[in-house]
Molecule: TPP riboswitch aptamer (THI element)
Organism: Rhizobacter sp. Root1221
RNA sequence: GCCUGCUUGUCGGGGUGCCGGGGGUCGAUACGACCUGAGGCUGAGAUGGCGCAAUGCGCCAAACCCGUUGAACCUGAUUGGGAUAACCCCCGCGUAGGAAACAAUGCACUCGGCCCU
Numbered sequence: 001g002c003c004u005g006c007u008u009g010u011c012g013g014g015g016u017g018c019c020g021g022g023g024g025u026c027g028a029u030a031c032g033a034c035c036u037g038a039g040g041c042u043g044a045g046a047u048g049g050c051g052c053a054a055u056g057c058g059c060c061a062a063a064c065c066c067g068u069u070g071a072a073c074c075u076g077a078u079u080g081g082g083a084u085a086a087c088c089c090c091c092g093c094g095u096a097g098g099a100a101a102c103a104a105u106g107c108a109c110u111c112g113g114c115c116c117u
Stems, first nucleotide, its partner, number of pairs: 001114003005107002007104004011067004017041003022036006047061006073098003080091003
């Protein structure tokens, strides 16, 4: 000296899970499957709408989180250990591999990083 933190602006990335009273549909011996969904679990978030070749997938919007000092999120994963009614619910995996940014002003400058002398 620059970066790093907060703020503002515009832009971009991401996930939307699990259980399930009641009701309905199909088959119908049993009982099973599907749809809807009160309520509940964890959490920052799990919401609303539209479409289709339809029971799964895609798109849009809002909120939320994250944007390279990147664990937001994806892959590994039909994964390892633990717990639960169940689930990335918790830990590991993870110094793994991917993954989306620029600018401005003011404040802050605790810690930390780089360069020069």